A computed fold for a 320-nucleotide part of an RNA from a Candidatus Bathyarchaeia archaeon, annotated as large-subunit ribosomal RNA, domain IV. RNAcentral holds the full RNA, with entries from ENA. Model confidence (mean pLDDT): 83 of 100.
Context: one part of a larger RNA
RNA sequence: CCUUCGUUAAGGAACUCGGCAAAACAACUAGACGUAACUUCGGGACAUGUCUCGCCACCCUCAGGGGUGGCCGCAGUUAAAGAUUUCAAGCGACUGUUUAUCAAAAACACAACUCUCUGCAAACCCGCAAGGGGACGUAUAGGGGGUGACACCUGACCAGUGCCGGAACGUUAACGGGAGCGGUGCAAGCCAAUCCCCGAAGCGCCGGUGAACGUCAGCGAUAACUAUAAUCGUUCUAAGGUAGCGAAAUUCCUUGUCAGGUAAGUUCUGACCCGCAUCAAAGGUGUAACGACUUGAAAACUGUCUCAACGAAGGACCCG
Numbered sequence: 001c002c003u004u005c006g007u008u009a010a011g012g013a014a015c016u017c018g019g020c021a022a023a024a025c026a027a028c029u030a031g032a033c034g035u036a037a038c039u040u041c042g043g044g045a046c047a048u049g050u051c052u053c054g055c056c057a058c059c060c061u062c063a064g065g066g067g068u069g070g071c072c073g074c075a076g077u078u079a080a081a082g083a084u085u086u087c088a089a090g091c092g093a094c095u096g097u098u099u100a101u102c103a104a105a106a107a108c109a110c111a112a113c114u115c116u117c118u119g120c121a122a123a124c125c126c127g128c129a130a131g132g133g134g135a136c137g138u139a140u141a142g143g144g145g146g147u148g149a150c151a152c153c154u155g156a157c158c159a160g161u162g163c164c165g166g167a168a169c170g171u172u173a174a175c176g177g178g179a180g181c182g183g184u185g186c187a188a189g190c191c192a193a194u195c196c197c198c199g200a201a202g203c204g205c206c207g208g209u210g211a212a213c214g215u216c217a218g219c220g221a222u223a224a225c226u227a228u229a230a231u232c233g234u235u236c237u238a239a240g241g242u243a244g245c246g247a248a249a250u251u252c253c254u255u256g257u258c259a260g261g262u263a264a265g266u267u268c269u270g271a272c273c274c275g276c277a278u279c280a281a282a283g284g285u286g287u288a289a290c291g292a293c294u295u296g297a298a299a300a301c302u303g304u305c306u307c308a309a310c311g312a313a314g315g316a317c318c319c320g
Stems, first nucleotide, its partner, number of pairs: 001315008010306002014304001019301001030052004038043001040149001054071007072076001084299007091291002096108002112147007124133003150286004155216003160213002162209005169204003176197004182191003217235005244278001245275001256272005
């Protein structure tokens, strides 16, 4: 010096990306009291927190225990022996699943909601086929897509694309029918350019459809201080983003502005709203409970630190 441990004056997160690590709290094996916001009334909850615990004698007893008095010690669950707690925010409802071997999560799944297909020899999937699964099931069933408990909700647009429906018309292949330049042959005939008629699905056409793919504007002016614009004009569009939320897991400018917390806060919380580039099942906004999730704050606690010191064991060192 390294590894693993132990102790430490005063301070107590000043360390650090970050209380990482350590310390502390002390439950299981113990009883009493008491317990907030919020809440889906179940929870939250062992919330947080306070007290007691030994031994001796007596009394009561439903024999578990309880009461009164006394004794000793610094200390009585006398040793050992499973949780630190709180406040606030984001995300995901939850238990669960996952990158065997750098990621456990906000990702996946989920109950629930919704769209769509499927009438059974089902749709769909595997297979060249036979055949099999679906299912020894039958629309309260099965397949596929999306959202993801619950609560309140889920706006406008069918012009484009997709899907569904329609069949009048247009377009249109082969076949079929008609005309037939021309070639050839003695002839019968054969070959045959070109043109016309008929002609299915599809496409065109007409309509529907958004919890289908998707999309959801610009400019100018205006109120008796100023500012702003309920209002007006105009252009374009299929229609011009509604309710909500909003510097956000989304905000470039940006450490936006104001407020809170701190002596001091690019983080955090609450607001504001000119949202570079939020927005409603690629769901919007909330939400009790839950989380080895992420972020901020606090109590307690400490060698994380100011700032290091001492000690122990094993290495390192020497011999082999």